[in-house]
RNA sequence: CCGUCCGGGAGAGUCUGCGCACAGCCAGCGCGCAGCGCCGAAGGGGCAACCUCCCCGGAACCUCUCAGGCAUCAGGGACCGGGCGGGA
Numbered sequence: 001c002c003g004u005c006c007g008g009g010a011g012a013g014u015c016u017g018c019g020c021a022c023a024g025c026c027a028g029c030g031c032g033c034a035g036c037g038c039c040g041a042a043g044g045g046g047c048a049a050c051c052u053c054c055c056c057g058g059a060a061c062c063u064c065u066c067a068g069g070c071a072u073c074a075g076g077g078a079c080c081g082g083g084c085g086g087g088a
Stems, first nucleotide, its partner, number of pairs: 001086008013036001015035006022028001037070003043066001044064003050058002
């Protein structure tokens, strides 16, 4: 440095409408679609702080939100810690 396993791991609407189903007096709950709003820590793009005195090159947790994400659970998750294996 790379791979793998385990643990930790944030932010942002269950807002509005429609449909389906449960239920059925009203309501409520689950799922899907659409609209608007919002988040940035997979990935991707941009600038360039920085690496580094210069060229080349690389490049952010900055920035944009294409993607992704926004009740809980699940999943994903930069990054951090530990174990194992391999390389230099």